[in-house]
Context: one part of a larger RNA
RNA sequence: GGAUGAACGCUGGCGGCGUGCUUAACACAUGCAAGUCGAACGGACGGAGGAAGAGGCUUGCUUCUUCUGAAGUUAGUGGCGGACGGGUGAGUAACGCGUGGGUAACCUGCCCUUAAGAGGGGGAUAACACCGCGAAAGUGGUGCUAAUACCGCAUGACACCAGUUGAUUGCCUGAUUGACUGAUCAAAGGAGUAAUCCGCUUAAGGAUGGACCCGCGUCUGAUUAGCUAGUUGGUGGGGUAACGGCCUACCAAGGCGACGAUCAGUAGCCGGCCUGAGAGGGUGAUCGGCCACACUGGGACUGAGACACGGCCCAGACUCCUACGGGAGGCACGCAGUGGGGAAUCUUCCGCAAUGGACGAAAGUCUGACGGAGCAACGCCGCGUGAGUGAGGAAGGCCUUCGGGUUGUAAAACUCUGUCUUCAGGGAAGAAAAAAAUGACGGUACCUGAGGAGGAAGCCACGGCUAACUACGUGCCAGCAGCCGCGGUAAUACGUAGGUGGCAAGCGUUAUCC
Numbered sequence: 001g002g003a004u005g006a007a008c009g010c011u012g013g014c015g016g017c018g019u020g021c022u023u024a025a026c027a028c029a030u031g032c033a034a035g036u037c038g039a040a041c042g043g044a045c046g047g048a049g050g051a052a053g054a055g056g057c058u059u060g061c062u063u064c065u066u067c068u069g070a071a072g073u074u075a076g077u078g079g080c081g082g083a084c085g086g087g088u089g090a091g092u093a094a095c096g097c098g099u100g101g102g103u104a105a106c107c108u109g110c111c112c113u114u115a116a117g118a119g120g121g122g123g124a125u126a127a128c129a130c131c132g133c134g135a136a137a138g139u140g141g142u143g144c145u146a147a148u149a150c151c152g153c154a155u156g157a158c159a160c161c162a163g164u165u166g167a168u169u170g171c172c173u174g175a176u177u178g179a180c181u182g183a184u185c186a187a188a189g190g191a192g193u194a195a196u197c198c199g200c201u202u203a204a205g206g207a208u209g210g211a212c213c214c215g216c217g218u219c220u221g222a223u224u225a226g227c228u229a230g231u232u233g234g235u236g237g238g239g240u241a242a243c244g245g246c247c248u249a250c251c252a253a254g255g256c257g258a259c260g261a262u263c264a265g266u267a268g269c270c271g272g273c274c275u276g277a278g279a280g281g282g283u284g285a286u287c288g289g290c291c292a293c294a295c296u297g298g299g300a301c302u303g304a305g306a307c308a309c310g311g312c313c314c315a316g317a318c319u320c321c322u323a324c325g326g327g328a329g330g331c332a333c334g335c336a337g338u339g340g341g342g343a344a345u346c347u348u349c350c351g352c353a354a355u356g357g358a359c360g361a362a363a364g365u366c367u368g369a370c371g372g373a374g375c376a377a378c379g380c381c382g383c384g385u386g387a388g389u390g391a392g393g394a395a396g397g398c399c400u401u402c403g404g405g406u407u408g409u410a411a412a413a414c415u416c417u418g419u420c421u422u423c424a425g426g427g428a429a430g431a432a433a434a435a436a437a438u439g440a441c442g443g444u445a446c447c448u449g450a451g452g453a454g455g456a457a458g459c460c461a462c463g464g465c466u467a468a469c470u471a472c473g474u475g476c477c478a479g480c481a482g483c484c485g486c487g488g489u490a491a492u493a494c495g496u497a498g499g500u501g502g503c504a505a506g507c508g509u510u511a512u513c514c
Base pairs, nucleotide, nucleotide: 001514002513003512004511006510007509008508009507010506013383014382015381016380017379018378019376020375021341026339027338028337030336031335032334035080036079037078040077041076043074044073045072049068050067051066052065053064054063055062056061087293088292089291096218097217098216099215100214101213102212103211106210107209111206112205113204114203115202116201117200119153121151122150128143129142130141131140132139133138159184161182162181163180164179165178166177167176168175169174189198190197191196219265220264221263226256227255228254231253232252233251234250235249236248237247238246268290269289270288271287272283273282274281275280295316296315297314298313299312318329319328320327321326347373349372350371351370355369356367357366358365359364386416387415388414389413396407397406398405399404420455421451422450423449424448425447426446430441458503459502460501461500462499463484464483465482469498470497471496472495473494479486480485
C1' cells in the first nucleotide's frame, strides 16, 4: 500500500447493487415452513331439481310426509410426494474432497423409444354401527362394506434359473450372441354418449440420478518408532444392487512402517476469494459442486431411492402436561422471533404476480424454495450539499516588529441553475404461444409541471519517517507515542485557539492476511 462477513470512536444527505451470529452444533414461548388427488374406493354431510300422497285452499300457490337425487364438502382406505427444496460445519487427515480412469462386479421411481399383454376368480379390512377401558394421549371387542388395497388360478417370453450345444471376441475371473429342452413368475382400472385419453403388467434400449474400485494430490508434531488379531491371505458358506474379512467356520502367518506407519493436535474439501510482476503465501463468508450432520448414542422398517431435519423403535440428558396410573416434545443446525454468550450481526413483514418444485386429466391446492419490501454507511459504485460575477480586500477571529499580515473571492451583494429534495399530475416493463383474465413489489421506477439556495460536512493529522506552523496554557506535572522519542519556564511533539495539509458521507483506531 491492498484486503475484510469486521468491531470501536466522532460524524452522517440521497440512490443502485450486494452483504449481515465469524462467539454457545447453547436453551427455546408463539406462528408458519409438505402436501396433494373425489377422474382409485365405500361411506358421511349436503341438498338444486323431480315424482307420489295428504292438508290449507284467494283453483294454482303454499305447508308437511315418503321416494329419488345434480353441484359441492370431506374424516378414512388407496396412490404419488414427504430421500427434493431449505439449514449448519459438530465430526472427518478419509477414496472425504480434487483430478484422471475402471465396473468383464452394479442399481435406477417419474420421463422417452420399442415389442407384447391385461382372461377368470377369492377372502379380508378401515371408515361406519354397537359395547367397553382411560384424566388425557389413545386403545380393546363384536358386526357390516368397497377399491387402482390384498391373495390364488390361467396365459406368457427376447426375462430369470438349470442343462446340452455352436459362433465371435477379450482384459485374469471371462464377455457378447445363436439353437434346443425343462422349470418359475404378470396385470387394474378410471373418465367420457363415443372417438379417445389417463393409468396397469412384462421385457429390451435410452436418458437422468446414484453405488463401488483404482493412480496421483491433499496441514503440524519424531520431546509420538514401532503398529496390527478379522489383523494379512486362502478355502467353504452367508450376505449385498454389486466386488470385497462385508460377516462366519476352518487353514496358513502374514500385513504396514524412516518414501514417516501408529499416536497426538488441528481442520469439512473444491471452484474460487485476498495479496503478489510472477513464483508463491494466506483463506474457504455470500454464489456454485461434493461430503457429513439433524437434542446425544444405537437400530432397523417402508421404499426406485433413507438407515430418513419437520417418520418409527430403544436407551440417555433436558423441557412440559397429569386425575400420579401415565403421556407429550425436539420449529431451537427451516423462516421470523426470545433468552444467553459476545466487541459484534436484521422484520415474530407482503405475495405465490414471476421462476422452480409436489400432487392432480384439468381447474387448482400447497410451497418462510423463491420473488419482494423492512432494518444496518457493513461493503462497492454513483450523485449532491450549488454555479458565475464579486476588493471599500467589510466586520469578526488569529498573529504582529503595531506599519501591517492572514482567514480571503471566502462572505455580503448581484445574476443564474434546479441534480437530490418538497408538492401536484400522468404512470410502466416484468405477463407467458389466438383472445380474455391474472402484479406481492407499487401508484414503485420513470415522465411532466411548480416552489425555493432554500433541507444536506465531517473526520484525522501538522517534530522526522510524512503533505501540513504560529500563539497561549502547562512545567519530567498533566499528558503524547507506530519507531526514533517529546514534556524539568519561551514545547512547531502535551492541552486549547487560529491557520494549514489529507481524505470525504465518511474519517480515524483496533484486529487479521499478503